[in-house]
Context: one part of a larger RNA
RNA sequence: CGUUGUAAAUUUGAGGGAAGUGGCUCCUAGUACGAAAGGAUCGGAGCGAGGUAAACCUCUGGUGUACCAGCUGUUCUACCAAGAGCAUUGCUGGGUAGCUAAGUUAUUUAGGGAUAAGCACUGAAAGCAUAUAAGUGCGAAGCCUGUCCCAAGAUUAGAUUUACUUGUUGUGUUCGCACAACGGAAGAUCCGUAGUAGACUACUACGUUGAUAGGCACCAGGUGUAAGUGCAGUGAUGCAUUGAGCCGAGGUGUACUAAUGGAUCAAAAGC
Numbered sequence: 001c002g003u004u005g006u007a008a009a010u011u012u013g014a015g016g017g018a019a020g021u022g023g024c025u026c027c028u029a030g031u032a033c034g035a036a037a038g039g040a041u042c043g044g045a046g047c048g049a050g051g052u053a054a055a056c057c058u059c060u061g062g063u064g065u066a067c068c069a070g071c072u073g074u075u076c077u078a079c080c081a082a083g084a085g086c087a088u089u090g091c092u093g094g095g096u097a098g099c100u101a102a103g104u105u106a107u108u109u110a111g112g113g114a115u116a117a118g119c120a121c122u123g124a125a126a127g128c129a130u131a132u133a134a135g136u137g138c139g140a141a142g143c144c145u146g147u148c149c150c151a152a153g154a155u156u157a158g159a160u161u162u163a164c165u166u167g168u169u170g171u172g173u174u175c176g177c178a179c180a181a182c183g184g185a186a187g188a189u190c191c192g193u194a195g196u197a198g199a200c201u202a203c204u205a206c207g208u209u210g211a212u213a214g215g216c217a218c219c220a221g222g223u224g225u226a227a228g229u230g231c232a233g234u235g236a237u238g239c240a241u242u243g244a245g246c247c248g249a250g251g252u253g254u255a256c257u258a259a260u261g262g263a264u265c266a267a268a269a270g271c
Base pairs, nucleotide, nucleotide: 001153005164006163007162008161009160010159011158015150016149017148018147021049023047024046025045026044027043033038050108051107052106054105055104056103060101061100062099063098067094068093069092070091071090072087073086074085075084076083077082111145112144113143118138119137120136121135167182168181169180170179171178172177187265188264189263190262191207192206193205194204195203212258213257214256215254216253217252218251219250221247222246223245228241229240230239231238232237
């Protein structure tokens, strides 16, 4: 921009895409078959592997350079103590959220339709025969469906529900109307707070009739017993206060802070 008023939702599905795999064990059955050795078709039950850039993070782990602790050198905070900067994140040990696989879960199916090779029924031409000439049936991991995803720009532009209007002025007029401007309904956007979203945009949540983010409180979780003081020891150090102190992203709550005020866009015919 179109979809023939403007919008907000919910949908149908033309069409497109994804998936589609293989093995082993047991029963049938040591049966059919076979002299024996050996050893089934069909049918049923079960277990894995691989695939699905599938989903997810409860568990097992990885990462986790704004979390915690330990340790070294050096500079600084006058000094002690306690800390800060730098040294690959200085090194080391752990680790929340998120992301993630090697982890977990699901699926890899039944059924239906038309068929291929093939197997048949009825049946003439050709008194017979013949699955074929007319007619009819069965038959595959393959085809069309069935499962999941996208999907009305599917210009054949679909359907349903709901909301809001048909006002004003001007110009032209073949007097039917046409065009332009104003107005600004439902609704939307700008703007702001953000993330389950994200390069930007878009999408999603919220904007005081408010828990959207920050702060704060409590909790979960991580680290692992802070500093100071006291006691013991000549001292290094240990013990007590103390599962302490500190804590990024997590959960619940709470208007303390910021989401103010507002502006813009936006509609017609029929009866």

Large-subunit ribosomal RNA, domain VI from Candidatus Dojkabacteria bacterium UBA2022, 271 nucleotides, folded computationally.
It matches the Rfam family "Bacterial large subunit ribosomal RNA". A reference for the family is Yusupov et al. (2001), "Crystal structure of the ribosome at 5.5 A resolution", Science.
Model confidence (mean pLDDT): 85 of 100.